Model confidence (mean pLDDT): 80 of 100. This is a predicted structure of a 109-nucleotide RNA (Glycine riboswitch aptamer) from a Planctomycetota bacterium. NCBI's taxonomy places the organism under Bacteria, Pseudomonadati, Planctomycetota. It was read from a public genome assembly, where an Rfam model found it. It matches the Rfam family "Glycine riboswitch aptamer". Gene Ontology term of the family: glycine biosynthetic process.
RNA sequence: ACCAGACCUGUUGGAGAGCGGCGUCGCCUACGGCGGCGUCCACCGAAGGGGCAACCCGCGGGCCGACGCCCGCGGCGAAUCUCUCAGGUUCCAGGACAACAGGGUUCCG
Numbered sequence: 001a002c003c004a005g006a007c008c009u010g011u012u013g014g015a016g017a018g019c020g021g022c023g024u025c026g027c028c029u030a031c032g033g034c035g036g037c038g039u040c041c042a043c044c045g046a047a048g049g050g051g052c053a054a055c056c057c058g059c060g061g062g063c064c065g066a067c068g069c070c071c072g073c074g075g076c077g078a079a080u081c082u083c084u085c086a087g088g089u090u091c092c093a094g095g096a097c098a099a100c101a102g103g104g105u106u107c108c109g
Base pairs, nucleotide, nucleotide: 007103008102009101010100011099012098013097018041020040021039022038023037024036025035026034027033028032042089043088044087048085049083050082051081056075057074058073059072060071061070062069063068
């Protein structure tokens, strides 16, 4: 100096589950509808968050001629798995993740 990645921005795509009941407030094209809040039941998993397998590490015990092995406890330890706290269940919005474009400090190479 350059490349990739973490991270950031933009564009595009992006699943699932109730247009649920009751109460209340507000609005409107006004007896009907829309939205907010609260609450109840039923659901979803892909914002976020929680949990853990092997491997590896430590301690204790046991086995073996040795190399090593086995058991228990603890630690580290992933997800699109799992939980369903949060969030969500018409549209809008959000949305893990992916592609493209751009930005991009540092470490290693």